[in-house]
RNA sequence: GCUGGGGUUGGUGGCUCAGCACUGUAAUCCAGCGACACGGAGGCUUGGGCCAGGGACAGCUUGCGGUCAGGACACCUGCUGCGGGACCCCCACAUAUUGAGUGGGCGUCCGCAUUAAGCUUGGCAUCAAUAUGGCCGCCUCUUGGGAGUCUGAGGCGUCCAGGUUGCUUAAUGAGGUGUAUUUCGGGCCAGGGGGGAAACCCAGCAGCCAAAAGCACCCAUGUCGAGCAGUAAUGGGAUCGCGCCUAUGAGUGGGUGGCCCGUGGUAGCCUUGCCAACACAGGAGAACUUGGCUCUUU
Numbered sequence: 001g002c003u004g005g006g007g008u009u010g011g012u013g014g015c016u017c018a019g020c021a022c023u024g025u026a027a028u029c030c031a032g033c034g035a036c037a038c039g040g041a042g043g044c045u046u047g048g049g050c051c052a053g054g055g056a057c058a059g060c061u062u063g064c065g066g067u068c069a070g071g072a073c074a075c076c077u078g079c080u081g082c083g084g085g086a087c088c089c090c091c092a093c094a095u096a097u098u099g100a101g102u103g104g105g106c107g108u109c110c111g112c113a114u115u116a117a118g119c120u121u122g123g124c125a126u127c128a129a130u131a132u133g134g135c136c137g138c139c140u141c142u143u144g145g146g147a148g149u150c151u152g153a154g155g156c157g158u159c160c161a162g163g164u165u166g167c168u169u170a171a172u173g174a175g176g177u178g179u180a181u182u183u184c185g186g187g188c189c190a191g192g193g194g195g196g197a198a199a200c201c202c203a204g205c206a207g208c209c210a211a212a213a214g215c216a217c218c219c220a221u222g223u224c225g226a227g228c229a230g231u232a233a234u235g236g237g238a239u240c241g242c243g244c245c246u247a248u249g250a251g252u253g254g255g256u257g258g259c260c261c262g263u264g265g266u267a268g269c270c271u272u273g274c275c276a277a278c279a280c281a282g283g284a285g286a287a288c289u290u291g292g293c294u295c296u297u298u
Stems, first nucleotide, its partner, number of pairs: 001044003004023002007020004013036001014033002028041003047295008057285001060282002065275003069271003076268010087258002090255002093253003101248008109237002112235005118228009127166004132161003136157006144149001173219001175218005186209003193202003
């Protein structure tokens, strides 16, 4: 003087040291030192430093690039879907003058609407004033008479005829027929009844008659309904199909590819993480080893 070294973790003020793995030698054992740059024994003989190169081993960092997730995506660049639009090209596609495509009108349909006419049928309704004449009834007055009753005059009312009409109507005729009922309209009234000497007269049944009480029906007229109705005309709505009439005249459909617009997904973009030098990038440690230089010792 040498008797191992470095890395990492733990421990100490610090050293020796402990664990784990790596690496080396001919080179071992003990557990202490006590404020010190450092414990004791044994063995061996040279050992140390610096520079350059190599370098097991053990790691550190960056991040080519990738990946998960989140976000953004007006615009732009790709990939891939969906929807729509019209256009272009192509077709060895189909179809089309025996008519493509474009049409137009009418009907068929309606809880349709309006109008009109015809036939049948039913309901309701059908003015008034006047002059003249007439039937009937009633009232008043009057004449004759023995009775039944008779003559005459005036007035009123209903109704009829047919002549003029109208400050009337939706129409409003001077239409026809029937009945006359329980004995209530009128006339002629057999029989019978009453009055009467008779003639005749009165009331009046049956029956007959009908311009003229009333009532009813029909026609006609007007109005309001209904049916025939599946009538006719015009109009409105509706319109897949079907039927009829009519115009124009060459394309139409499908397929492939492209174009435009919109929209969805996914990438390029941004961010936090994650992986990562088999991307041989960077920086540092490092036992051991090679060479050189140099110091020191028995």